[in-house]
Background
Small-subunit ribosomal RNA from an uncultured bacterium, 1525 nucleotides, folded computationally. The coordinates come from a structure-prediction model, not an experiment, and the mean pLDDT is 85. The RNAcentral record of the sequence draws on ENA and SILVA. Its Rfam family is "Bacterial small subunit ribosomal RNA".
RNA sequence: GAGUUUGAUCCUGGCUCAGAUUGAACGCUGGCGGCAGGCCUAACACAUGCAAGUCAAGCGGUAACAGGGAUAGCUUGCUAUCUGCUGACGAGCGGCGGACGGGUGCGUAACACGUAGGAAUCUACCCAGUAGUGGGGGAUAGCCCGGAGAAAUCCGGAUUAAUACCGCAUACGUCCUGCUCUUUUUCGGAAGAGGGGGGAAAGCAGGGGCUUCUUCGGAACCUUGCGCUAUUGGAUGAGCCUGCGUCGGAUUAGCUUGUUGGUGGGGUAAAGGCCUACCAAGGCGACAAUCCGUAGCUGAUCUGAGAGGAUGAUCAGCCACACUGGGACUGAGACACGGCCCAGACUCCUACGGGAGGCAGCAGUGGGGAAUAUUGCACAAUGGGCGCAAGCCUGAUGCAGCCAUGCCGCGUGUGUGAAGAAGGCUCUAGGGUUGUAAAGCACUUUCAGCGAGGAGGAAAGGUUGAAGAUUAAUACUCUUCAGCUGUGACGAUACUCGCAGAAGAAGCACCGGCUAACUCCGUGCCAGCAGCCGCGGUAAUACGGAGGGUGCGAGCGUUAAUCGGAAUUACUGGGCGUAAAGGGCGCGUAGGCGGCUCGAUAAGUUGGAUGUGAAAGCCCCGGGCUCAACCUGGGAAUUGCGUUCAACACUGUCGGGCUGGAGUGUGGUAGAGGGAAGUGGAAUUCCCGGUGUAGCGGUGAAAUGCGUAGAUAUCGGGAGGAACACCAGUGGCGAAGGCGGCUUCCUGGACCAACACUGACGCUGAGGCGCGAAAGCGUGGGGAGCAAACAGGAUUAGAUACCCUGGUAGUCCACGCCCUAAACGAUGAGAACUAGCCGUUGGGGGUAAUUGAAACCUUUAGUGGCGCAGCUAACGCGAUAAGUUCUCCGCCUGGGGAGUACGGCCGCAAGGUUAAAACUCAAAGGAAUUGACGGGGGCCCGCACAAGCGGUGGAGCAUGUGGUUUAAUUCGAUGCAACGCGAAGAACCUUACCUGCCCUUGACAUCCUCGGAAUCGAUCAGAGACGACCGAGUGCCUUCGGGAACCGAGAGACAGGUGCUGCAUGGCUGUCGUCAGCUCGUGUCGUGAGAUGUUGGGUUAAGUCCCGCAACGAGCGCAACCCUCGCCCUCUGUUGCCAUCAGGUAAUGCUGAGCACUCUGAGGGGACUGUCGGUGACAAACCGGAGGAAGGUGGGGAUGACGUCAAGUUCUCAUGGCCUCUAUGCCCAGGGCUACACACGUGCUACAAUGACCGGUACAAAGGGUCGCAAUACCGUGAGGUGGAGCUAAUCCCAUAAAGCCGGCCCCAGUUCGGAUUGGAGUCUGCAACCCGACUCCAUGAAGUUGGAAUCGCUAGUAAUCGCGGAUCAGCAGGCCGCGGUGAAUACGUUCCCGGGCCUUGUACACACCGCCCGUCACAUCACGAAAGUUGGCUGUACUAGAAGUCGCCGGGCUAACCCGCAAGGGAGGCAGGUGCCGACGGUAUGGUUGAUGAUUGGGGUGAAGUCGUAACAAGGUAGCCGUA
Repeated sequence: GAGUUUGAUCCUGGCUCAGAUUGAACGCUGGCGGCAGGCCUAACACAUGCAAGUCAAGCGGUAACAGGGAUAGCUUGCUAUCUGCUGACGAGCGGCGGACGGGUGCGUAACACGUAGGAAUCUACCCAGUAGUGGGGGAUAGCCCGGAGAAAUCCGGAUUAAUACCGCAUACGUCCUGCUCUUUUUCGGAAGAGGGGGGAAAGCAGGGGCUUCUUCGGAACCUUGCGCUAUUGGAUGAGCCUGCGUCGGAUUAGCUUGUUGGUGGGGUAAAGGCCUACCAAGGCGACAAUCCGUAGCUGAUCUGAGAGGAUGAUCAGCCACACUGGGACUGAGACACGGCCCAGACUCCUACGGGAGGCAGCAGUGGGGAAUAUUGCACAAUGGGCGCAAGCCUGAUGCAGCCAUGCCGCGUGUGUGAAGAAGGCUCUAGGGUUGUAAAGCACUUUCAGCGAGGAGGAAAGGUUGAAGAUUAAUACUCUUCAGCUGUGACGAUACUCGCAGAAGAAGCACCGGCUAACUCCGUGCCAGCAGCCGCGGUAAUACGGAGGGUGCGAGCGUUAAUCGGAAUUACUGGGCGUAAAGGGCGCGUAGGCGGCUCGAUAAGUUGGAUGUGAAAGCCCCGGGCUCAACCUGGGAAUUGCGUUCAACACUGUCGGGCUGGAGUGUGGUAGAGGGAAGUGGAAUUCCCGGUGUAGCGGUGAAAUGCGUAGAUAUCGGGAGGAACACCAGUGGCGAAGGCGGCUUCCUGGACCAACACUGACGCUGAGGCGCGAAAGCGUGGGGAGCAAACAGGAUUAGAUACCCUGGUAGUCCACGCCCUAAACGAUGAGAACUAGCCGUUGGGGGUAAUUGAAACCUUUAGUGGCGCAGCUAACGCGAUAAGUUCUCCGCCUGGGGAGUACGGCCGCAAGGUUAAAACUCAAAGGAAUUGACGGGGGCCCGCACAAGCGGUGGAGCAUGUGGUUUAAUUCGAUGCAACGCGAAGAACCUUACCUGCCCUUGACAUCCUCGGAAUCGAUCAGAGACGACCGAGUGCCUUCGGGAACCGAGAGACAGGUGCUGCAUGGCUGUCGUCAGCUCGUGUCGUGAGAUGUUGGGUUAAGUCCCGCAACGAGCGCAACCCUCGCCCUCUGUUGCCAUCAGGUAAUGCUGAGCACUCUGAGGGGACUGUCGGUGACAAACCGGAGGAAGGUGGGGAUGACGUCAAGUUCUCAUGGCCUCUAUGCCCAGGGCUACACACGUGCUACAAUGACCGGUACAAAGGGUCGCAAUACCGUGAGGUGGAGCUAAUCCCAUAAAGCCGGCCCCAGUUCGGAUUGGAGUCUGCAACCCGACUCCAUGAAGUUGGAAUCGCUAGUAAUCGCGGAUCAGCAGGCCGCGGUGAAUACGUUCCCGGGCCUUGUACACACCGCCCGUCACAUCACGAAAGUUGGCUGUACUAGAAGUCGCCGGGCUAACCCGCAAGGGAGGCAGGUGCCGACGGUAUGGUUGAUGAUUGGGGUGAAGUCGUAACAAGGUAGCCGUA
């Protein structure tokens, strides 16, 4: 920086990603080289080999080898024996080294490490200095002999050497000293001089000369070198002490008896309780002791801008360890990796009696594990041990081997090459892409391969010569130089040259967003993916494959881990009103912080110098490998600590002063501040008495309850408890909780005014102490009212509730506990600063001439409302800050689990306080926005209700639907907005369904080939489709080839599908709704979503108009423009009309004439709140009137904004995809869509007298008609038939309109109502009325007497009622669409139901209340707690036991050196043994702590569709929430 909470927004906040890194591992892949790295796990167990020896110039010697010599066996030669003579050397004595080098990280939270210091020490080998190195003695291994044993090994005897061991002499230094003197002193001591006492040694080698001796080998002597002894100093190494730094846990708060100190003694190389005896009672700890867990520490490494965070492999320094535990010995050095002793576990050998061993050295093996290499070469180099040296040893080291483990470098070719090849993929079928990529042509040869050449790492050493040192010496020895000789594991080295040929060398991950990269196919919530968000339910750029692309490249991904991003623990650098977060409140301890001024000091602070901060690493500048990695030189850095000098502003400390902070005094003021005692009236209840009578009480309505035994009501009296109306007030007081009648007493605090005093005495406050509503607990009182629990009555599906009637704890008092609240201003305390305005409480001052009251001004302390700046995510806060700063305290770090578990503390209990983890989710949350919703509010509208009229729901029938049935009852439509709907008309057809029979380029389209005109008719089989056969027929155009249309045959491309998906779509439609709304541009406001405009005041049918207004305009809607009806005018005048004129008839516009009227159909006019009055705001507009045919949109229609419902339709049509293709296509016959126990919707006809029937009689409109309408006439009771005038229609026909009116009859009944059903007979249409048409006549005459709950339509030419016509149609209407006739009632009004509009409010809803969501129960699963216990680890205390070993002790045993002694013997010392203290492993008992496990049990988390209810979100239907029972 990004993704992710939301419809969207801002914020808070977590989760996740992109980066870098690794001793890594895993998957796929793999050409070369350089440099590095390589058991992170089992400090698990180890076979085998090697990893520490060396010195013969310390010693006695000679087992093996070689040489020489001698002797023997037979003769050159060989063998045997002897000889240490020589080179050498096993074993042994002795010296030095095995304390280094190498490994590992168990333990250790510690002076272990780091850093800086210190004093009471030792230091082999090395360097420098001083002084010595004289003279003796006794043993012992080896060897030999003997013995025990399987072995390891051990014992005895004899003999022997030393640089092994022991005395003696000497003593410059040195060590000791209760001695003497001097100096000095902090009176403890220190220093110096002298005296006394103690203590050493070892030789070896080379050379020399011949001075001495000689066994003739040599020895003594001289000299050189190496050693040895004493001692001083140095260097190096080591030991000890101290300051500071060094993980987590307080759910570890107290620890400690050698403990803390002193004295004496012991011990050590050395200070010291290091040890011991005695004395004192201390020591450590909130600045974290003790305990528990974890861990080697550091230089450094990784990351990061830094500060930090994490790590401690390789390299380097230190520490610790060496199978586990203990112990000492030797030594300069160890309590010792490849030494010893003991104990334990394990392994091995054994003759069973005993023994041996320790890879955390290098290789290697097993095991563990995701995982980590060769039983390699060499001492050539570097280094180490020993040695005079040569040299020997060296798994240190140098190299090689294995591994892409990492870093770095190189290569896998280069150029050209468009026919843009083939192939692949895709496609809109044209093309695009792979792609200059390939092929082809031209070139190059790094690396690998083969061949040849070929550095450097080598210095030494040896030998010869020269010079120097030493010396008596030209010997010896050493140093330097020169010549010669000559040492390489790596190594087939690096490097160079030559040869051949593009030849031998590319993969991995990803492609939905974050994040660079897209298409096709397959799959179909499956298989799968996934780091987060999330993909997959038939069109998946997200799964799998492919093509293409992107990224990196001998690697690429994944996993694990660390830092970063994360300002997400915030020192740098965060927060706490509402998001997580202020302690309920105060007092106060430690601590932190602290007013003005002067002086001192120099601890903090600042600066300089200096020491240190190892090397390596990082960084900078150079150098070397062809570059780089890598190596190397120099510098810088190492932010730290120490020492010292200096500065003195600030802080600290010390001292002096001041008054402003704080406090005290004096005088006043207000107050429900607290405690105690007393006292008052009103009211409720109860009791007594009076009056009085039938109810009272209670509720939404009731009931339980009380009352004729006299209630309620009312009057009088009394008792008792609790609370204090009015005053009363965003008034007062208090730290908070909280405090309210009145009086008295005791008492705390605050405020004001003016002066005086003290002189920083202050602020905060971890722990601590106190106070702390209500509920609750204990003891004892009290108890009127109210009232958990409880009881009853209601309500309800239930009602353990809400409502009602009762009612106990409790509420009250005293004393003692509890200690929690939404203990809230959700805002810690203190101090300072920063605009104003308006109230109110307490005090003071002032203004007018005073007082009283009031007003005004001002000041101070409180308490409220607005509001600038500023702050804030916003809301909001705003001198009472949430502004700007300072000081101190408390608290927070995603949600859930959980304020829970365990542990501790407190409590009588209830419980409180402190306070986790596993697991789980990707969110949880705050504020604000737009909607939607509310059993929220306001305003308004609609046949929405109301007021009316008529219906439906009951009956019969019609029709549609559900259901059922069926071979099929084709399909669709499903709340309003499906259900007389698609269907404006299913007997066949339609028809899509079923059964059966057929066809397969097909019933239909285009193309190709061949043939034939097409077509018509007859006969036969068949249910038909269709098949067989016969006949008729030769058309049109022509360039004469043929062509067009049609038919038949054939092949294949294809046709076809009312098959699926309306949730892939277009189009069309319904609906909210003819509701008045829906938006935009610019501007403004807001961080933003958004707001404003569009809200407000009026008004309207209307977002209609007016006014106002940070808005100004505009668009789609409204209205108007359009059609129709209503009035008038103009024009037109037949098929219409007939007033006037004429003619005619039985009669009629029948005829002439006419166009006045009606009418037709074209155009105009008319109506606009125009006018008058009133209301209103002078507006818009409304009310009333006039005129007018019509009056305030005149009636009706057409017209349907942005959008909603994944609404409807793939079966109208069109269309993507999928499916089918001798069938899901096509043809045909028959059947079905017409079924029928039922249920619903919509209708028709009725139930009758406002009627039915009979007779007579009047008046329409709008339509239709040539495959048609059909008149007059005739036949039939009738449906209808015969027949055909007229009419392509203002001409003719359908066509008598009916209700109505006049007259008659019926007389309230299942009827002269009603007509279903059924029987019979017919008519018409049609190929055909059986399933299954309509109509007619005769007969039959069912239900039904006005319809429960519920529900529908309608506000005027409307409802109701009456008939007429049309589409569809051969026929079929009770349906639908139209037409006219007759023609009402009612509307007070907007409370309620339904729907809608605007504003506002709440919201946990946004799939938007048909929303969201809580808890129990049931099931599955996961982690956790408790639990009778069981079983381990660690550890405390007490006792027991006691190996090895040090130390102490021991009249006994043994004993070479030295001493005494003539000797015997004794002594000193030693050895073995015994014993005492300590003491490891172990044992017993009893605690603590921690882990595992445990029948059962407890809650918790999670889990598409389980059960019960409805708690919360709206007034959530009883406002919600907090504490408590």